This is a predicted structure of a 1391-nucleotide RNA (small-subunit ribosomal RNA) from an uncultured Chloroflexota bacterium. The coordinates come from a structure-prediction model, not an experiment, and the mean pLDDT is 83. Rfam family: Bacterial small subunit ribosomal RNA. Gene Ontology terms of the family: ribosome and structural constituent of ribosome.
RNA sequence: GCAUGCAAGUCGACGGUUCCGGUUGGCUUCGGCCGGCCGGGGUAGUGGCAGACGGCUGAGUAACACGUAAGUGACCUGCCCCGAAGAGGGGGAUAAUCUCGAGAAAUCGGGCCUAAUACCGCGUAAUGUCCAGACCGGCAGUCCGGACUGGAAGGAAAGGGCUCGCUUCGGCGGGUUCCGCUUUGGGAGGGGCUUGCGGCCUAUCAGGUAGUUGGCGGGGUAACGGCCCACCAAGCCUAGGACGGGUAGCCGGUGUGAGAGCACGAUCGGCCAGAGGGGGACUGAGACACGGCCCCCACUCCUACGGGAGGCAGCAGCGGGGAAUAUUGCGCAAUGGGCGAAAGCCUGACGCAGCGACACCGCGUGGAGGAAGAAUGCUUUCGAGUUGUAAACUCCUUUUCUCAGGGAAGAGAUAGGACGGUACCUGAGGAAUAAGCCUCGGCUAACUACGUGCCAGCAGCCGCGGUAAUACGUAGGAGGCGAGCGUUAUCCGGAUUUACUGGGCGUAAAGGGCGAGCAGGCGGCUCGUCAGGUCUCAUGUGAAAUCUCCCGGCUCAACUGGGAGGGGUCGUGGGAAAACCGGCGGGCUUGAGGACAGCAGAGGAAAAGUGGAAUUCCCGGAGUAGUGGUGGAAUGCUUAGAUACCGGGAGGAACACCAGUGGCGAAGGCGGCUUUCUGGGGCUGAUCCUGACGCUGAGGCGCGAAAGCGUGGGGAGCAAACCGGAUUAGAUACCCGGGUAGUCCACGCCCUAAACGAUGGAUGCUGGGUGUAGGGGGUAUCGACCCCCUCUGUGCCGAAGCUAACGCGUUAAGCAUCCCGCCUGGGGAGUACGGCCGCAAGGCUAAAACUCAAAAGAAUUGACGGGGACCCGCACAAGCAGCGGAGCGUGUUGUUUAAUUCGAUGCAAAGCGAAGAACCUUACCUGGGCUUGACAUGUAUCCGCUAUCCCGGGAAACCGGGAGUUCCUUCGGGACGGAUUCACAGAUGUUGCAUGGCUGUCGUCAGCUCGUGUCGUGAGGUGUUGGGUUAAGUCCCGCAACGAGCGCAACCCCUGUCGUUAGUUGCUUUUUCUAGCGAGACCGCCCUUAACAAAGGGGAGGAAGGUGGGGACGACGUCAAGUCGGCAUGGCUCUUACGCCCAGGGCUACAAACACGCUACAAUGGCCGGUACAAAGGGUCGCGAAGGAGCAAUCCGGAGCUAAUCCCAUAAAGCCGGCCCCAGUUGGGAUUGCAGGCUGCAACCCGCCUGCAUGAACGUGGAGUUGCUAGUAACCGCAGGUCAGCAAUACUGCGGUGAAUACGUUCCCGGGCCUUGUACACACCGCCCGUCACGUCAUGGGAGUUGGUAAGACCUGAAGACGGUGACCCAACCUUCGGGAGGGAGCUGUU
Repeated sequence: GCAUGCAAGUCGACGGUUCCGGUUGGCUUCGGCCGGCCGGGGUAGUGGCAGACGGCUGAGUAACACGUAAGUGACCUGCCCCGAAGAGGGGGAUAAUCUCGAGAAAUCGGGCCUAAUACCGCGUAAUGUCCAGACCGGCAGUCCGGACUGGAAGGAAAGGGCUCGCUUCGGCGGGUUCCGCUUUGGGAGGGGCUUGCGGCCUAUCAGGUAGUUGGCGGGGUAACGGCCCACCAAGCCUAGGACGGGUAGCCGGUGUGAGAGCACGAUCGGCCAGAGGGGGACUGAGACACGGCCCCCACUCCUACGGGAGGCAGCAGCGGGGAAUAUUGCGCAAUGGGCGAAAGCCUGACGCAGCGACACCGCGUGGAGGAAGAAUGCUUUCGAGUUGUAAACUCCUUUUCUCAGGGAAGAGAUAGGACGGUACCUGAGGAAUAAGCCUCGGCUAACUACGUGCCAGCAGCCGCGGUAAUACGUAGGAGGCGAGCGUUAUCCGGAUUUACUGGGCGUAAAGGGCGAGCAGGCGGCUCGUCAGGUCUCAUGUGAAAUCUCCCGGCUCAACUGGGAGGGGUCGUGGGAAAACCGGCGGGCUUGAGGACAGCAGAGGAAAAGUGGAAUUCCCGGAGUAGUGGUGGAAUGCUUAGAUACCGGGAGGAACACCAGUGGCGAAGGCGGCUUUCUGGGGCUGAUCCUGACGCUGAGGCGCGAAAGCGUGGGGAGCAAACCGGAUUAGAUACCCGGGUAGUCCACGCCCUAAACGAUGGAUGCUGGGUGUAGGGGGUAUCGACCCCCUCUGUGCCGAAGCUAACGCGUUAAGCAUCCCGCCUGGGGAGUACGGCCGCAAGGCUAAAACUCAAAAGAAUUGACGGGGACCCGCACAAGCAGCGGAGCGUGUUGUUUAAUUCGAUGCAAAGCGAAGAACCUUACCUGGGCUUGACAUGUAUCCGCUAUCCCGGGAAACCGGGAGUUCCUUCGGGACGGAUUCACAGAUGUUGCAUGGCUGUCGUCAGCUCGUGUCGUGAGGUGUUGGGUUAAGUCCCGCAACGAGCGCAACCCCUGUCGUUAGUUGCUUUUUCUAGCGAGACCGCCCUUAACAAAGGGGAGGAAGGUGGGGACGACGUCAAGUCGGCAUGGCUCUUACGCCCAGGGCUACAAACACGCUACAAUGGCCGGUACAAAGGGUCGCGAAGGAGCAAUCCGGAGCUAAUCCCAUAAAGCCGGCCCCAGUUGGGAUUGCAGGCUGCAACCCGCCUGCAUGAACGUGGAGUUGCUAGUAACCGCAGGUCAGCAAUACUGCGGUGAAUACGUUCCCGGGCCUUGUACACACCGCCCGUCACGUCAUGGGAGUUGGUAAGACCUGAAGACGGUGACCCAACCUUCGGGAGGGAGCUGUU
């Protein structure tokens, strides 16, 4: 929005009609037909009653709609009950039927006839209505009730049934109260109307209202009423929220909650409203009427296009929409309803059944036993654990189920049961027919494995997932609930998180900028009175259901029956008390105010006057080159005479010192001096007066810094904007030079602020101490001061108390009372829109969408600071030598490459792992090979061929072939080896962000902690801070701390002196040397400084003096620092390869960059010759002497040495002598050529050394940067490890020669301690702000455009009602028969 069916009919009073039965008359073609009477059934129509109930829905409605309590003296009421009276006599029509006609239909029109319980006159009547009079009772006003008198109008169905009698069978008469009828009084139940009170949001709706408010008179209604009308008046409502907007049916109740509340208004019940949207009346007791009518509109259907029909928000059902909601069932058996006298009929109300775990309740899916703890699955440390008594298996039971038999109550009296062969009972059968869902990171009960790898996914919040995920997915297991379990949505709770119960506002959100004050709220002591609030009792009502308690019925329960209770801000009546609040009256003085005396003050720029200093400008003098300004400068001013100095003048603004957490004011604010005004306030003192006059204060009103605005003045200085100069990467800034509004005055606006004490006002109470300002008193004094007390103001510190802490603390943020303002997560936003104000700028009021999982306060510990105080370190400074430039070496990046293996990456990677890359190493590449493997263990079978050797191929590995016969034995075999097989091996493959171990670094910095106590709500603090001192948290002193631990120091090693013991070598005498033992140094002694401490300074002695020098030794921790490629190891990955073997190549590349070094650039040098002095090491697969050869490397040689014995092994710089003469050299040695030597299987890629030749860059190195404080730096050589050899200039040691400088701690770097700030805590390499680019979302604006809602004006205007008219029409009554009365159609006015 609806197809179809059903949901409201019934009744014979009436005229008919029809059917059946009986009887009877007529006709007959014997089929029947036409009639009469009696009885019965049905029926369209007339008529009566019911269709106003029942059933459905919640659109509208913020309203007397609802709830509750009242009123109606302003009303109605069919059917029902009780009472009174009556029911006389007439009349005219009309449907049906018949007939004619119109139409497709719906339906309609004309004509003839007829009945009634249909309709209409007449008679009679009052207790009823109206009017008048007097009486009684009552009251609230016209009056109400009762009884009385008089007057006026108005009614009937003599019907039906039953029965009796009569009859011309048409009917008539009598009786009857069985059903009806009329009038009237009352009742019950139902309704209308009125009123008090109660229950939504919005003020970004503040004014609304003309029938509006009232009156008079009418109309209308059952009834009051502006309900309607005419006239008159100008009222009425509103901040206690009118009017407007939004939303909504209201209630009993329901959910939740401890309650108060909050949310809701399904089912059931009461009321209201609605029936497609809108309007209207008719009938009627009742309607403005769901299944009635009329009209308009929308929609659907029928149509012959003329016209008609319809209304499921009744029960089913359909379509559509939707996340989603059922059968086109049975029955009137029960309950209830309508009609009827009744039988009965009707009843989708209702009773039942069907569908849906949608909800509530009950029950089951089995119970007991059962360990070889079966199998399976999963996990595993491979032992086992778990699934798990679970299963199997044994015994038992039968609710449920199936089958069979019986079988209700529900019905009171006869009958009648939809449910229903249902519930229930009995018997039989058989564990049989019956288990899922969610979860397992925390909240929150429950854990493992695998897969995945910031993917896929999870997620209520926090958050999981980037290769070991209890958080994803799966599995096993576990937990929870169970015919359910999860999810979603919504409400309440938790949430004292809107706080009435029951919160707050100094800093977390929150005190109005301030004042006076209307309304309102609150209010001192006392007496009397009233009884409104308050309290209490009784009574009425608060329907039933629901809820609570008790009892009962279905086997229990859900469900249900009975009884009791509870439930209001309600009505009525009473009481008592009169304490409290309140009203009224009287009194009081302490709150408040006034009078008197005195006092202080930047109170008020309200008005006038006046003063000096200073700046600037002008004039004059005098005078000369600068001045000014800054971190430093420049712009600027100045020889046209500035600045500086002196004199004179002009003008404006502000008032130094006094001056003070001093004073005054409500706040904003107020400062030279004098005067005036103040219709200001405050303080003190002693009395007097008034008598609560008080406090607060929404709205409104006034005041309100600065800036800003308007008009007109004024303008010295200063100074937004602006112009220059600097600074800077830039500098629209900070600094400098100028400079306009403005700053000043008058008048008028603006109305904000960190308008702050971030603390509203008033009153009372609650230990103190100490300043300061004003006043008073006491004491004292000659007087003042001092001192004491007191009032008021203004500060600081603090008891109790409060506070989250910080802090506040008689000036409260304490304890209380009253009133006002304000807050309710952050952002959006104090913004948009709207309104009000403003000249404008703008102000006041003030959201939402969207978004975040926080934002915020106080305090704590750290970290950090271009914060502060103190201190240290080769940190700077002072020095010396370097690096950075050159050549070369080595390492790294990068690039290249088949590969240039890998790792290390600021300090703290880069001569690092690597203390030795030609092969090997070797991990890389190319190629060739092997597959239980190069290596380990075990198993099974076989062989006994072992070892070893030979041959062929090959680069080798390897492949193929051959020879070769071990040991033990109980003779079975075993050992050993080999082949094959299976387990397994193997991996320098990956993850150092899974790990162990080890290491680096801060840092040899002086720190890091604990126990007990104590302080703090706590994080935490204290100790460990402080005063000193030290290399040191070293020590001393102090201290709510007292102690202790890890660090520091010491103990250990080397070295310096001495003593002593020993002596392989050395020396052979001491001494030296080597090895061991011991002594010595402790601020021990003296002086001094200091707190008489710790300790510092100086001195003596001593080899050494204040840890003598050096080493080893590295706290809690930091850097997910480094290392899986030393080793170990979890996980993952490879398994004829990512394993293993071999050959060759590569790691040695080379445009470039970096790091660490070597050699130099030369004369303090180079070269040549001569000559002196070490230490510490190494050496038998080794060091290798003497001697010899060679220019040399080296070779020959082989003594000696397992080393204080021998060798490596001449140390070099140095010293002596000579040459060189400042040059790319006699500096420098790169590069290259040639010739050699050595090692090695092998020096091509790719070794070292020697000789000759060659002789490059390089003339001391930019910015920058490194090391070092004494036997140090610098310079000089020596040795060792690794190693066949060596790319070593590296590294680790050793000795030789042997300095300079340190004023000092401002600065750079790092560190320690205290303190301070913090929006940082991954901790400043932090955090974080704004613009822009692109995209997305939300919201606002936007030329406009479009839809809706409400209102106003105007035009048109259906049905209907009311009024008017009514020339047309009309039965009842009247009539003189003409007509009249009356009614109607039509037309018309209003709406």